[in-house]
Context: one part of a larger RNA
RNA sequence: AUUGAACGCUGGCGGCAGGCUUAACACAUGCAAGUCGAACGAAGUUAGGAAGCUUGCUUCUGAUACUUAGUGGCGGACGGGUGAGUAAUGCUUAGGAAUCUGCCUAGUAGUGGGGGAUAACUUGGGGAAACCCAAGCUAAUACCGCAUACGACCUACGGGUGAAAGGGGGCGCAAGCUCUCGCUAUUAGAUGAGCCUAAGUCGGAUUAGCUAGUUGGUGGGGUAAAGGCCUACCAAGGCGACGAUCUGUAGCUGGUCUGAGAGGGUGAUCGGCCACACUGGGACUGAGACACGGCCCAGACUCCUACGGGAGGCAGCAGUAGGGAAUCUUCGGCAAUGGACGGAAGUCUGACCGAGCAACGCCGCGUGAGUGAAGAAGGUUUUCGGAUCGUAAAGCUCUGUUGUAAGAGAAGAACGAGUGUGAGAGUGGAAAGUUCACACCGUGACGGUAUCUUACCAGAAAGGGACGGCUAACUACGUGCCAGCAGCCGCGGUAAUACGUAGGUCCCGAGCGUUGUCC
Numbered sequence: 001a002u003u004g005a006a007c008g009c010u011g012g013c014g015g016c017a018g019g020c021u022u023a024a025c026a027c028a029u030g031c032a033a034g035u036c037g038a039a040c041g042a043a044g045u046u047a048g049g050a051a052g053c054u055u056g057c058u059u060c061u062g063a064u065a066c067u068u069a070g071u072g073g074c075g076g077a078c079g080g081g082u083g084a085g086u087a088a089u090g091c092u093u094a095g096g097a098a099u100c101u102g103c104c105u106a107g108u109a110g111u112g113g114g115g116g117a118u119a120a121c122u123u124g125g126g127g128a129a130a131c132c133c134a135a136g137c138u139a140a141u142a143c144c145g146c147a148u149a150c151g152a153c154c155u156a157c158g159g160g161u162g163a164a165a166g167g168g169g170g171c172g173c174a175a176g177c178u179c180u181c182g183c184u185a186u187u188a189g190a191u192g193a194g195c196c197u198a199a200g201u202c203g204g205a206u207u208a209g210c211u212a213g214u215u216g217g218u219g220g221g222g223u224a225a226a227g228g229c230c231u232a233c234c235a236a237g238g239c240g241a242c243g244a245u246c247u248g249u250a251g252c253u254g255g256u257c258u259g260a261g262a263g264g265g266u267g268a269u270c271g272g273c274c275a276c277a278c279u280g281g282g283a284c285u286g287a288g289a290c291a292c293g294g295c296c297c298a299g300a301c302u303c304c305u306a307c308g309g310g311a312g313g314c315a316g317c318a319g320u321a322g323g324g325a326a327u328c329u330u331c332g333g334c335a336a337u338g339g340a341c342g343g344a345a346g347u348c349u350g351a352c353c354g355a356g357c358a359a360c361g362c363c364g365c366g367u368g369a370g371u372g373a374a375g376a377a378g379g380u381u382u383u384c385g386g387a388u389c390g391u392a393a394a395g396c397u398c399u400g401u402u403g404u405a406a407g408a409g410a411a412g413a414a415c416g417a418g419u420g421u422g423a424g425a426g427u428g429g430a431a432a433g434u435u436c437a438c439a440c441c442g443u444g445a446c447g448g449u450a451u452c453u454u455a456c457c458a459g460a461a462a463g464g465g466a467c468g469g470c471u472a473a474c475u476a477c478g479u480g481c482c483a484g485c486a487g488c489c490g491c492g493g494u495a496a497u498a499c500g501u502a503g504g505u506c507c508c509g510a511g512c513g514u515u516g517u518c519c
Stems, first nucleotide, its partner, number of pairs: 003516001005515005012365005019357001020323001026320002029318003034074003039071002042068004048061006081276003090201007099193002104189008112146001114144002121136006152161003166181006202248003209239003214236008251273004255266004278299005301312004329355001331354003337351001338349004368398004378389004403456006418440007463508005468489003474503005484491002
């Protein structure tokens, strides 16, 4: 000099930042991933309409609007947490070829014609529950054939294989035309991801030999992809004193602390990568997982049970118990930024934005300013003359930062969306849609907060440590090798500037000391 600090004494305010370093210990409760009715059938509610009349009720219908469980689509692989494992399947830097890539961008070509089911629902049944079974009914952008094939894939170069889905608007009597969102095949890009190589990456030799899919080849399999990745056969290799193997410890890094630098320590917050999600194993779905709030199996633990069987996983945000020297609210809001879904309105979002707690840190402000000698009283000391606290106080004159009260303040944070009007491009018979401009309308958790104005009162706001030397700062009394101090040297046995108290002084100041820690 430093700190994610703790402890002791003390404590006025504000801004900004950080806040379980220990038990990857166990978790009550709430919330943290949904969304789409413009994919689909259905159910319910309602404005409205009709009929009946007991004139305020019943029945029927119901364009439209709203709500919903289910089928279906997209998203739950992001975002958020933790650092257990990992000394190299990791990370950092620099290269590489044998790969995939939903949504997005640009291009090319299509989107024809059919079919069978199934959930929901109804009925019946089983079960304490979780839930399950059977029969019947129905739809789709769910599922499956057929047709077609510019690209695409395979090929023995003859040929062969492979696709789709519709929804919402506008015009029209209709046929149909058109706009838009989709869907299919494929090319390229962008983004993301997988793989390989080299170098670097802590300690121990009181760890010296290690290795049998081991090292290489051939055939085969497997993967999106190279490869002993796997398998059959063949060969006997491969690594190691430039430290293999074993063992201990540890997430790595940009950074950060220190230092003139070289170097040393460290890896909290923030950014990148990796690993993990009660413990161990496994796959399914999917563009992407071997998946924190998905599934299956085993285990430990907890809970429910009608004893037959079931349910659960905070290393998400709060919070609880425990551990510990020690680390916060079971808060507000989606207004902003970002994300998921949706054509949009919008919904969801403990990401995030904010507020709360604690001097934990850094920075800023205040606790008054001027004047005031009778050098008051009082304290301490004294050689009894005095000296000192000390312009310090009182007194007088001011100020009002902060504080208190009242008022103003919808400031900034706001961009965008919606509606209307006009124009442009394109299409055209026109419109809808799209782009741009203008106008209107509304949207703030923080928060009646920041800030400003006015009024009032010096009123409400100072402590901690030290004073032998190192090291700035000294006297008196008490004690008498006792009580005690101490970082080192050391002090104390009757005149202690070193113990205790008082006065004074020095240092820092809403902090000051002590302890830990590293340079």